[in-house]
RNA sequence: AGGGGUAUAGUUAAGUGGUAUAAUAAAGGUCUCCAAAACCUUAGUCACAGGUUCGAUUCCUGUUGCCCCUG
Repeated sequence: AGGGGUAUAGUUAAGUGGUAUAAUAAAGGUCUCCAAAACCUUAGUCACAGGUUCGAUUCCUGUUGCCCCUG
């Protein structure tokens, strides 16, 4: 330099056009003599910028970070 993959909650991951989810972590509560475990509740997320569409995490383009391949 060229090509490909990937980016979703603090973390690990679902979600192929129509309400953004789960586990775990965090906070609060129930239980217990106390604690752990268990159970209940709460908050929190689509890398960035455009385009298509009635509607975009999803489709298209570009940028950025990371990984792989070729030279």
Molecule: transfer RNA
Organism: uncultured Candidatus Peregrinibacteria bacterium